[in-house]
Context: one part of a larger RNA
């Protein structure tokens, strides 16, 4: 020092578990805000911390209605004071308080400070309480320059806005890398992003629409037509339409309408609490019975969860069948207000020139739609748009006003429930007090971290010790090599022993 063999130490893989994710299905429910959101600071308990819950009425307070015995929120036991069958703790509904900031709105400001004015109440006075004072649209009143009459201004009062909020939605703007194997035209793509408006959906929408000489009959969405037709440095690409088949239907209005909202009503069925709710013993092994034997039941309930192994009948449920004082939702029907609302069937329009854009369409033979600029009609049977340059015929329809549910999108949130999803380096970044700890001036980045046993029964009491750590005893348990660095407990990697080699 090497090899064996056996026993340990490290260490934390593996298996098993699963409070937490990840997709998804059907329903809800689709906003919340000056009646001060969202998030936050800073306080609240007898008791030091953090969460949580609340707000100087502060883990609460009041009513009304479940429920039916214990309770004083977690961590986190003990103590102390209490509460409660006069019904407490809890569960629902509704109300009341609700500091400070923060659209933050009296002025200020380095957010939770700092400093004011006016009113009314009280008080002899400091003072207190209590309201109110931003700003911008908008209506009405006042007042009123330069300027006579007016007008801007200016002030007062009622009303309304204003900010958050995951995705979807329309509108105004609007790249780039990236493809074209270089690149400029094109592409990426109106995509990302940025404003700005909305709803629970938005948009669109009842033909100046398509077809094709046959008709059809608002819009949306889906599936074919079809990767066709077509456009294209005819390169890369880009890419319809009629029309069929479905989803889901709905029409309507401008001499006062249809449709939308809102208010209470009547009934109907729902949310927010809950009640009821069938059956099973005995034996054996066990630490423990639900598991073995043997004998029964139940079931419109044998989804599921617990419970010392694996339970239809032990416990929570579950099928099913009830249940609301009270607030909210509800098709429907009648009323009542409001909007509708522009106006007079649409003229600075339709066309047209030049210059863009949008159309599957890149100017092209480019029709159709929209306009920045410049023109510019006719106005109903002797009009007017369109049918893809144009031009007759023929067909078709009625612009320059306006409303419209459903089918469709989407999912921050709520409840149920699913899953040849994951099981702790997986799955969310985050199963745990995580967007924290920790980095970074900032913007931003961003973690590690799970399991004792059925029960703490969490080791009383004794040694050794440095009134240590650590460990032997004892006790406790089914097991302490299940002892808190705590379930299983691999390798690396250190060891101790014993043999053998060297």
């Nucleotide at each position: 020092c090497g090899c064996a063999u056996a026993c340990g130490g490290u260490g934390g893989a593996u298996g098993c578990c699963u409070u937490g994710g990840c997709a998804g299905u059907c329903a809800g429910a689709g906003g919340c805000g000056a009646u001060g959101a969202a998030g936050g600071a800073c306080g609240u308990a007898g008791a030091a911390a953090c969460c949580u819950g609340c707000g100087a009425a502060a883990a609460g307070c009041c009513u009304c209605g479940g429920g039916g015995a214990g309770c004083u929120g977690g961590u986190a036991a003990a103590c102390a004071a209490g509460c409660u069958u006069u019904g407490a703790u809890c569960c629902g509904a509704g109300g009341a308080u609700c500091u400070c900031c923060g659209a933050a709105u009296g002025g200020g400001g380095a957010a939770a400070c700092c400093c004011a004015c006016c009113c009314a109440g009280u008080g002899u006075a400091a003072g207190c309480u209590g309201g109110g004072u931003a700003u911008c649209g908008u209506a009405u009143c006042g007042u009123g320059a330069a300027u006579a009459c007016a007008u801007a201004g200016c002030g007062a009062u009622g009303c309304g806005a204003g900010g958050c909020g995951a995705a979807c939605c329309c509108g105004g703007g609007g790249a780039a890398c990236u493809g074209a194997a270089a690149c400029a035209u094109c592409u990426a793509a109106g995509u990302a992003c940025c404003c700005g408006g909305a709803g629970g959906a938005a948009a669109a929408g009842a033909a100046a629409u398509c077809a094709a000489c046959c008709g059809a009959g608002a819009u949306u969405c889906c599936g074919a037509a079809a990767g066709u037709a077509g456009c294209g440095g005819c390169g890369a690409g880009c890419g319809a339409a009629a029309u069929c088949g479905g989803a889901u239907u709905a029409g309507c209005c401008c001499u006062u309408a249809a449709g939308c909202u809102c208010u209470a009503g009547u009934g109907u069925a729902g949310a927010u609490a809950g009640u009821g709710g069938a059956a099973c013993g005995c034996u054996c092994u066990g630490g423990g019975a639900a598991g073995u034997g043997c004998g029964g039941c139940c079931a419109u309930a044998g989804u599921g969860g617990g419970u010392g192994a694996u339970a239809g009948c032990c416990c929570c449920g579950u099928a099913c069948a009830c249940g609301a004082c009270a607030u909210c939702u509800u098709a429907u029907c009648a009323a009542g207000a409001g909007u509708g609302a522009a106006a007079u069937c649409g003229a600075g329009u339709a066309g047209g020139g030049c210059g863009g854009g949008a159309c599957a369409c890149g100017u092209g033979a480019a029709a159709u739609c929209c306009u920045g600029u410049c023109u510019g009609a006719a106005u109903a049977u002797g009009g007017g748009g369109g049918g893809g340059a144009c031009c007759a015929u023929c067909c078709u329809c009625c612009a320059a006003g306006g409303c419209u549910a459903a089918a469709u999108a989407c999912u921050a949130c709520u409840g149920a429930c699913u899953g040849a999803c994951c099981g702790a380096u997986a799955g969310u970044g985050a199963a745990c007090c995580a967007g924290u700890a920790c980095c970074g001036u900032g913007a931003g980045g961003g973690a590690a971290a799970g399991g004792c046993g059925a029960a703490a029964a969490g080791a009383a009491c004794c040694c050794c010790u440095g009134u240590g750590a650590g460990g032997g005893g004892a006790g406790u348990g089914a097991a302490a090599c299940a002892g808190a660095a705590c379930c299983u407990g691999a390798a690396a990697c250190c060891g101790u022993a014993u043999g053998c080699g060297u």

Predicted 3D model of a 502-nucleotide part of an RNA (large-subunit ribosomal RNA, domain I) from Oceanospirillum linum. The sequence was found in a public genome assembly. Its mean pLDDT, the model's own confidence on a scale to 100, is 84.